[in-house]
Context: one part of a larger RNA
RNA sequence: AAGUAGCGAAAAAGCCAGUGAGAAACUGGCUCGCCGUAAGCCCAAGGUUUCCUGGGAAAGGGUAAUCCUCCCAGGGUUAGUCGGACCCUAAGGCGAGGCCGAAAGGCGUAGUCGAUGGACAACAGGUUAAUAUUCCUGUACCUGGUUAGUUGAGUGAUGCGGGGGUGGAGAAAGGUAGCCGCGCCGGUUAUUGGAUUCCGGUACAAGCGCGUAGGAAGACUUCUUUGGCAAAUCCGGGAGGUCAUUAUUCUGAGGCGUGAUGUGGUGGACGCAAGUCCUAAAGGGGGUGAUCCUAUGCUCACAAGAAAAGCCGCUAAACGUUGAUACUAAUUAGUCCGUACUGUAAACCGACUCAGGUGGGCGAGGAGAGAAUCCUAAGGCGUUU
Numbered sequence: 001a002a003g004u005a006g007c008g009a010a011a012a013a014g015c016c017a018g019u020g021a022g023a024a025a026c027u028g029g030c031u032c033g034c035c036g037u038a039a040g041c042c043c044a045a046g047g048u049u050u051c052c053u054g055g056g057a058a059a060g061g062g063u064a065a066u067c068c069u070c071c072c073a074g075g076g077u078u079a080g081u082c083g084g085a086c087c088c089u090a091a092g093g094c095g096a097g098g099c100c101g102a103a104a105g106g107c108g109u110a111g112u113c114g115a116u117g118g119a120c121a122a123c124a125g126g127u128u129a130a131u132a133u134u135c136c137u138g139u140a141c142c143u144g145g146u147u148a149g150u151u152g153a154g155u156g157a158u159g160c161g162g163g164g165g166u167g168g169a170g171a172a173a174g175g176u177a178g179c180c181g182c183g184c185c186g187g188u189u190a191u192u193g194g195a196u197u198c199c200g201g202u203a204c205a206a207g208c209g210c211g212u213a214g215g216a217a218g219a220c221u222u223c224u225u226u227g228g229c230a231a232a233u234c235c236g237g238g239a240g241g242u243c244a245u246u247a248u249u250c251u252g253a254g255g256c257g258u259g260a261u262g263u264g265g266u267g268g269a270c271g272c273a274a275g276u277c278c279u280a281a282a283g284g285g286g287g288u289g290a291u292c293c294u295a296u297g298c299u300c301a302c303a304a305g306a307a308a309a310g311c312c313g314c315u316a317a318a319c320g321u322u323g324a325u326a327c328u329a330a331u332u333a334g335u336c337c338g339u340a341c342u343g344u345a346a347a348c349c350g351a352c353u354c355a356g357g358u359g360g361g362c363g364a365g366g367a368g369a370g371a372a373u374c375c376u377a378a379g380g381c382g383u384u385u
Base pairs, nucleotide, nucleotide: 013031014030015029016028017027018026032382033381034380035379040362041361042360043359046342047341050340051075052074053073054072055071056070060068061067080141081140082338083337084336085335087118088117092113093112094111098107099106100105122139123138124137125136126135142334143333144332145331146330147329148328149327150326154319155318159314160313161312162311168300169299170298173294174293175292178288179287180286182284183202184201185200186199187198203263204262207258208257209256210255214251215250216249217248218243219242220241221240222239223238224237225236227235228234267278268277269276270275302305348357349356364376365375366374367373
C1' cells in the first nucleotide's frame, strides 16, 4: 500500500420470547423467502464414530458464538428369513502331475479360487435420546434333528439326461401402485338455527385358501433300441394305440375370502413444555392411470445374443419287510461377519466447512406430449460476516 481488496454463488430475511457476562447468526414461536426428477427419501462405494446425551470455550469455524461435523466424558449398532461366508460358476488368478527354460522362472491338465451374475425362507404395527424386515406384539415361512402315528418297496451319485438359459427392436391387451372427484366421518369458521365456508381423514402386509384375464406345448400309453464313455424304467431314435384345441398338461398378474373381534386412525384429560394416560369416528362407490406386474410372454428381423450349481428324472455301488421311503403332528435347533451416522455431500475424491466430480431405486399436485418449464405438497433449507 491499507484498516484497502476480500470474508467462496444475488434462495432473504423480520419480530417476540428464552438462555447467557455477552446474542444479527444458539433455542422456541409467529411471519417472510428458496428447492421440490430435489437443495426430499432409500441403498451401493468410500469415510470410520462424524451418531445420541451431558459438559466446555484455548485452537479449528474466513466475523461473533451461549452454537458445531470442534474439545472432554459417558452411551449407542441385537437377525434361521436383509447383505456376505457356509452353495454355484464368468472374465481372470493360482495350479498336483506335465511341458519348456543357464538359474530365477514361464506355460498349462485335473483341480482350486474368483461377483459385477445364478440359487436362497418375513411381513405389518409398536418401541429408544441414539438400533430395528434384527428388540417387542401379532401373524408366517424355510432347513435339519428327535418322538409319535400312518404308509408299505423301494431308496440311492461325485455318473447320465432334463432344466436353469439368457440379446435387440416393436405393438396391443388385462391389471396394480399412485392420483383426482363424489359419498361418509371428525374438526373449524360464522353463529345459536338449519344450511354454508374452510381444513383433515376415509388405511393395512407377508402368509394361507379359491384359482381368473392371459400365455405355452399336442397329451397319454404299448412294444422296440446301433446312441447318451458302465447301467437305466430317464433322455434320444423307431413302430403302433387312445384322446384331441370346448381335450390334457404346464404356467400365470390381478381379484375375492382369510390374516383382521387385529393394527393404525379420532377425540378427551393432565402438563409451562417435552410428553403421559384414557378412549377408538368414517372406512363405500366412481374416474384416471403408469416407465411397475402378467412378461425370460407375443410379433419381427439378423449381427444369432454366459457358465455352473440349486431343482427334476434315471439308474451304479450300497442300503432296505429285523421296515427303507414318503406324509402328518408335536417338539427342538438354526453358527460366523456386517448393521451407528454420512452418502449430488461441510462426513467420499478434489491440500480447505472448496460454485468441480460421484453408481442404483422411489420421486406427489395444478398446467403440460413430457422425468421440459413455472408454481406448490410431503420433506428439507435461507448456503457462518